The RNA shown here (transfer RNA) has 84 nucleotides and comes from Ruminococcus flavefaciens. The source organism's lineage runs through Bacteria, Bacillota, Clostridia, Oscillospiraceae and Ruminococcus. It matches the Rfam family "tRNA". The family's RNA type in Rfam is transfer RNA. Its family is annotated with triplet codon-amino acid adaptor activity in the Gene Ontology. The sequence was found in a public genome assembly.

[in-house]
RNA sequence: GCCGGUGUGAUGGAAUUGGCAGACGUGACGGACUCAAAAUCCGUUGGUGGCAACACCGUACCGGUUCGACCCCGGUCACCGGCA
Numbered sequence: 001g002c003c004g005g006u007g008u009g010a011u012g013g014a015a016u017u018g019g020c021a022g023a024c025g026u027g028a029c030g031g032a033c034u035c036a037a038a039a040u041c042c043g044u045u046g047g048u049g050g051c052a053a054c055a056c057c058g059u060a061c062c063g064g065u066u067c068g069a070c071c072c073c074g075g076u077c078a079c080c081g082g083c084a
Stems, first nucleotide, its partner, number of pairs: 001083007010026003019067001027045006046057004060076005
C1' cells in the first nucleotide's frame, strides 16, 4: 500500500428484511431476610431539561439516502486478520 472483519450504557452482549435503542446477564445503588454477613429475593440503573407528566439528544466520528437508519451509501479514525 491492497483486501476483509469489528466498533452499541461501567461491562459482556441483543435488537440485522430499514420501523419503540439498550432485551438478557455481570457490576453498582436502595430495600427485604440475618445478631451481623454471605447466599437468595424485590426495585432502580445512558445524557440533558422539567415539580411531574413528558420532551429532546444518544449506536466510534462527519456527511448522505429515506416518512423513518445501530442497520443502506460515501469519507475519516481505532483495533483485529489476510496479501504484498